[in-house]
Context: one part of a larger RNA
Molecule: small-subunit ribosomal RNA, central domain
Organism: uncultured bacterium
RNA sequence: CUGGGUUUAAAGGGUGCGCAGGCUGAAUAGUAAGUCAGAGGUGAAAAUCCAUAGCUUAACUGUGGACUUGCCUUUGAUACUGUUAUUCUUGAGUGCAGUUGAAGUGGGCGGAAUAUAGCAUGUAGCGGUGAAAUGCAUAGAUAUGCUAUAGAACACCGAUUGCGAAGGCAGCUCGCUAAGCUGUAACUGACGCUGAGGCACGAAAGCGUGGAUAGCAAACAGGAUUAGAUACCCUGGUAGUCCAGGCUGUAAACGAUGAACACUCGCUGUUGGCAAUACAUGGUCAGCGGCUGAGCGAAAGCGUUAAGUGUUCCACCUGGGAAGUACGAUCGCAAGGUUGAAACUC
Numbered sequence: 001c002u003g004g005g006u007u008u009a010a011a012g013g014g015u016g017c018g019c020a021g022g023c024u025g026a027a028u029a030g031u032a033a034g035u036c037a038g039a040g041g042u043g044a045a046a047a048u049c050c051a052u053a054g055c056u057u058a059a060c061u062g063u064g065g066a067c068u069u070g071c072c073u074u075u076g077a078u079a080c081u082g083u084u085a086u087u088c089u090u091g092a093g094u095g096c097a098g099u100u101g102a103a104g105u106g107g108g109c110g111g112a113a114u115a116u117a118g119c120a121u122g123u124a125g126c127g128g129u130g131a132a133a134u135g136c137a138u139a140g141a142u143a144u145g146c147u148a149u150a151g152a153a154c155a156c157c158g159a160u161u162g163c164g165a166a167g168g169c170a171g172c173u174c175g176c177u178a179a180g181c182u183g184u185a186a187c188u189g190a191c192g193c194u195g196a197g198g199c200a201c202g203a204a205a206g207c208g209u210g211g212a213u214a215g216c217a218a219a220c221a222g223g224a225u226u227a228g229a230u231a232c233c234c235u236g237g238u239a240g241u242c243c244a245g246g247c248u249g250u251a252a253a254c255g256a257u258g259a260a261c262a263c264u265c266g267c268u269g270u271u272g273g274c275a276a277u278a279c280a281u282g283g284u285c286a287g288c289g290g291c292u293g294a295g296c297g298a299a300a301g302c303g304u305u306a307a308g309u310g311u312u313c314c315a316c317c318u319g320g321g322a323a324g325u326a327c328g329a330u331c332g333c334a335a336g337g338u339u340g341a342a343a344c345u346c
Base pairs, nucleotide, nucleotide: 004317005316006315007300008299012314014201015200016199017198021194022193023192025088026087027086028085029084030083031082033081034080035077036076037075038074039073040072041071042070048066049065050064051063052062053061054060091191092188093187094186095184096183097182098181099180100179103177104176105175106174107173108172109171110154114150115149116148117147118146119145120144121143125136126135162169163168206247207246209244210243211242215241216240220236221235222234223233258313259312260311261310262309263308266291267290268289269288270287271286272285273284274283295302296301319346320345321344328339329338330337331336
């Protein structure tokens, strides 16, 4: 390389958009580049193979044929691929009418809790634990009531729910924006699928600037525990967590399962639509779940949301360690990211 694979053994890119490339629905006609057939030319000789001849045989040598799987020219074939023209509507999209949701973004508002401050009542403890102590408290704490301020998060509803490409998204309300689904069949007429590079988005932590800082809380300090205790437990507590606008670009970024299309038993629950007689504990379309058949699978299991049967395109794997390391390149303010070996060893 081929073959074989990628849920869990090595292996699906974190996700989308998309240039090139690859692949691409139905019908008719033309063309004949690919494709197929015939003919001609060429494809040196030697070598090789077959037949035969000559040295007593063999090696060796002579003669003839095959081979030289290729290239060029020419004459045809036209199913498929290509190409040109015309047409079609089922793929794709648009329109119209409905509808759904924690989809995004920017405002406004709300109550509970917590903390702080003030005032009041009130007196000796509070807090914390397995037990304690550090800590707080007669300068009046804890507790209770009223008032004020602040930041962060939104109990119940809440779900095997819903939405989003993924990351993710949850108080109420308004503006702006996007999407799906259903019905209809008016319009376009293959406009499609995938997608190396590229571009965009991308949890948490982290970085730089400016704010904010209630609670929580790496680091740190103290108290315990212990042989020790750089921990688990307790009392504190700074970055951070929050906001704005930049950077970083990684996760068990998981369904550990790439995208698209077609086909292939049943039962059952649920979300959002649709139709008003033809069957209603129903039907149908799109999702989200459970169980199971064939089939598949090493098994566990998957099973119309496939890991079944097929097609197209992309990504990735090739014994363990060394190692996601070194070196180089590139991106980054840095931390580091991406790409990514070998010696050696088993």